[in-house]
Context: one part of a larger RNA
RNA sequence: CCCUCGUUAAGGAACUCGGCAAAAUGACCCCGUAACUUAGGGAGAAGGGGUGCCCCAUUAUUGUGAUCCCGUUUACCGGGUGAGCAAGAAGGGGCCGCAGUGAAAUGGCCCAAGCGACUGUUUAGCAAAAACACAGGUCUCUGCUAAGACGAUAAGUCGAAGUAUAGGGGCUGACGCCUGCCCGGUGCUGGAAGGUCAAGGGGAGAUGUUAGCGCAAGCGAAGCAUUGAACUUAAGCCCCAGUAAACGGCGGCCGUAACUAUAACGGUCCUAAGGUAGCGAAAUUCCUAGUCGGGUAAGUUCCGACCUGCACGAAUGGCGUAACGAUUUGGGCGCUGUCUCGACGAGGGACUCG
Numbered sequence: 001c002c003c004u005c006g007u008u009a010a011g012g013a014a015c016u017c018g019g020c021a022a023a024a025u026g027a028c029c030c031c032g033u034a035a036c037u038u039a040g041g042g043a044g045a046a047g048g049g050g051u052g053c054c055c056c057a058u059u060a061u062u063g064u065g066a067u068c069c070c071g072u073u074u075a076c077c078g079g080g081u082g083a084g085c086a087a088g089a090a091g092g093g094g095c096c097g098c099a100g101u102g103a104a105a106u107g108g109c110c111c112a113a114g115c116g117a118c119u120g121u122u123u124a125g126c127a128a129a130a131a132c133a134c135a136g137g138u139c140u141c142u143g144c145u146a147a148g149a150c151g152a153u154a155a156g157u158c159g160a161a162g163u164a165u166a167g168g169g170g171c172u173g174a175c176g177c178c179u180g181c182c183c184g185g186u187g188c189u190g191g192a193a194g195g196u197c198a199a200g201g202g203g204a205g206a207u208g209u210u211a212g213c214g215c216a217a218g219c220g221a222a223g224c225a226u227u228g229a230a231c232u233u234a235a236g237c238c239c240c241a242g243u244a245a246a247c248g249g250c251g252g253c254c255g256u257a258a259c260u261a262u263a264a265c266g267g268u269c270c271u272a273a274g275g276u277a278g279c280g281a282a283a284u285u286c287c288u289a290g291u292c293g294g295g296u297a298a299g300u301u302c303c304g305a306c307c308u309g310c311a312c313g314a315a316u317g318g319c320g321u322a323a324c325g326a327u328u329u330g331g332g333c334g335c336u337g338u339c340u341c342g343a344c345g346a347g348g349g350a351c352u353c354g
Stems, first nucleotide, its partner, number of pairs: 001349008010340002014338001019335001027051005036041001038174001052095005061087004068080004072075001096100001108333007115325002120132002136172007148158003175320004180250003185247002187243005194238003200232002205227005212219002251269005278312001279309001290306005
C1' cells in the first nucleotide's frame, strides 16, 4: 500500500451524476393510524408504550375429559361431578445490570410527480424496463372436406372428436369519462351496364402450287400447303359505389372594437377534409435556464400555472385513475466515516527472511 472487517470527538449529505456504500429500522404484545379509494384497500400507514428473574401462585380463566352419580323415550341418549394432562393473562410485591426480543436471525419512513393498471415475461454471458404478455375493447375472416397451418406435390395431420357464445388473423391494452372531421390517393368489399382484354372457338379473305382454258398476256376448280378479318370470350384493369378501432390525412393570407393591445366579426385563396373534446415548455418545446408562482440563503433539475403546441391529440388510442413496481424524477424526517478529515484497531495479502 491492497482486500475483508470493527470503533471513532464535533458536525450530519457539506460527499456525489445520484445518499452509491454504510449506518439506521427490525421480533412479539398493547395503544394508535391521514389524504385518497375501484370501499377490497391504503395499513406493519405514520407515531407511541411494553418485554428479564423471584414471590403471591400448581393464580384467575380456558381446552380436553378419566371416574363416579342421577334421569328417562334404554340410546352411538340427556344432566351433573370433575382426576389427570395441556394452555394461560391481568394485577400487586421484590431483585440485578449501562443495557431484559441482553446473542443470532428479523421492515427505515414520509410527501409529490412521470410511465406502465395489476401478478407475470424478457436480451443464458454488459439492458428487467416505460419493452413483451395480460384480462377487457374493437375490426376482419371462417357455414364445416370451415378459414388458417404443417406437408416441394400428395396422402395425412393440426384446427377439433370443436361448429359463429366456435376457431383463425390484425390493432388496442384493467377500470372511469370518451373516441371528433376527411373515402380525393392506397387498400379492402360490393357492382348481370359500358370500355379494354389472353388462350381457345371462328373462318371472310389472301398467297403458293396446277388439272383445265387461252394464239398470247393471262385466268384458274378441287386438293394440298401458308396465312388469316369480322364475330365470340374469363379474371384483371378502367369505371360506379361503400368502407378510417383499414393504410393514412386533419391549411394560408389580409382587415376589423371610442387608450393601447387583442380580435367575437368580415374578406379572400386552396383542400378530400382543414385538429373537435381533452391535454400542453410535456419520456413530445428548437429558441429555452420561456414567463409567473412554490420549495432553497442560493434550484439548467422538481412541482403548480400560462399557451407563443419549432413539431400533442383521440384504439400507431386521448385524458384521468385507487392498488401495485429490485421502475424513473424532485423534496423531507431519521441515520450515519459519503464527506469536513482523518485516526486507531483486527484478520488476510503485498514486502523481508527462512